[in-house]
RNA sequence: GAUGCAAGCCAGACAGCCGCCGGCCCGAUUCGUCGGGCGGGAGGAAGGUCCGGACUCCACAGGGCAGGGUGACGGCUAACGGCCGUCCGCCGAAAACGUCUUCGGACGAUAAGGCGAGGAACAGGGCCACAGAGACGAGCGUAUUCAGUUACGGUGAAACGCGGUAACCUCCACCUGGAGCAAUUCCAAAUAGGCACGCGUUGAGGCGGCUCGCGGAGCGUGCGGGUAGGAAGCUUGAGCGCCGGAGUAAUUCGGCGCCUAGAGGAAUGGCUGUCAUAGCGCGCAAGCGCCGUAACAGAAUCCGGCCUAUCGGCUUGCUUCACUU
RNA sequence: GGGCGGUUAGCUCAGGGGUAGAGCACAGCAUUCACACUGCUGGGGUCGCAAGUUCGAAACUUGCACCGCCCACCA
Numbered sequence: 001g002a003u004g005c006a007a008g009c010c011a012g013a014c015a016g017c018c019g020c021c022g023g024c025c026c027g028a029u030u031c032g033u034c035g036g037g038c039g040g041g042a043g044g045a046a047g048g049u050c051c052g053g054a055c056u057c058c059a060c061a062g063g064g065c066a067g068g069g070u071g072a073c074g075g076c077u078a079a080c081g082g083c084c085g086u087c088c089g090c091c092g093a094a095a096a097c098g099u100c101u102u103c104g105g106a107c108g109a110u111a112a113g114g115c116g117a118g119g120a121a122c123a124g125g126g127c128c129a130c131a132g133a134g135a136c137g138a139g140c141g142u143a144u145u146c147a148g149u150u151a152c153g154g155u156g157a158a159a160c161g162c163g164g165u166a167a168c169c170u171c172c173a174c175c176u177g178g179a180g181c182a183a184u185u186c187c188a189a190a191u192a193g194g195c196a197c198g199c200g201u202u203g204a205g206g207c208g209g210c211u212c213g214c215g216g217a218g219c220g221u222g223c224g225g226g227u228a229g230g231a232a233g234c235u236u237g238a239g240c241g242c243c244g245g246a247g248u249a250a251u252u253c254g255g256c257g258c259c260u261a262g263a264g265g266a267a268u269g270g271c272u273g274u275c276a277u278a279g280c281g282c283g284c285a286a287g288c289g290c291c292g293u294a295a296c297a298g299a300a301u302c303c304g305g306c307c308u309a310u311c312g313g314c315u316u317g318c319u320u321c322a323c324u325u
Numbered sequence: 326g327g328g329c330g331g332u333u334a335g336c337u338c339a340g341g342g343g344u345a346g347a348g349c350a351c352a353g354c355a356u357u358c359a360c361a362c363u364g365c366u367g368g369g370g371u372c373g374c375a376a377g378u379u380c381g382a383a384a385c386u387u388g389c390a391c392c393g394c395c396c397a398c399c400a
Stems, first nucleotide, its partner, number of pairs: 001321002004318007012275007020041002023038006043296001047307002050305005055180004062212004067176005072086005087118001088116004097108004119171002124169002126165003136161001140153004184232004194223006206214002225399003239258008276293001279290004326396007335349004343380001351367005373389005
């Protein structure tokens, strides 16, 4: 210098003016609110809702069966289908390497690295279309042998067998109760506290499959009526940053520092100026001018992951090859 | 916000590993003076998209896309 990879980070910056949603303080108030000041206000995925948890209720969530999920080995974790390490299998080269060459090229082996739903097919059942004489369990054809003794058999994914298939049933090991913040709780308001059908102390409804067990009086469906206000849950948490220790790593331990949206039909915005990036034009170049902030996207109880979408940019590391010293 | 279901011919739907079907609709022929009815024949499909498992996928698995349904409180 070329080349192929991997990991991490950013997601315009600053200033002024005008707004929007919470919090705190001060002042005014007719107690309804109003004015002023200070400080905070979207993401790497806030997304899909695909896994796992926290939390809440159902009986402090209990036994058995059914059902569901996971699957190399070891570790991490609150937990996981996640992450880390190792093994095995598969993939992986522009140039260079090896083999062949009709000199066009073809094939091969591997690097960094990537991917893998990677238990069991002698516990059992099912399936294996077309082609093929024969497709699952042993037979058949040809040759051969003392001997069903040995060898071969077009087709096909699989053929004379220790076949293939478990992202078919199943078996083994482990995990697993259900619902979800519209959970749940409190206050307030309001009424036609109604009607019909069905079930129920011979035990309903409930403990969302069945059953055992618990428990003990109303319940279900349809029609009709009323209220659609406030508060808690709600954001201090498996939290974030720096330093040090343990560990190959995921991760963990200790110390110091920080507080970083909490709305509830749902705020987080707009304008102007300067600079910087991308883009376009001119120029040999230095540079100048134009454009005007750019992709995916928008918190809704909260976390850990996975997956999907994504304009552009920055940094670091590794592989192979070439050249120079 | 949360929880479910679906996508196969123009329409409504079957099919749940072996290569795509039914009814209606459409076209042609027969019948009729003509039309309808009826009968016979025929055409029409990226099975929503992509990847994987398998010899083989509309089906099994995963990820996307689109469509639809349900969920406040009082008595």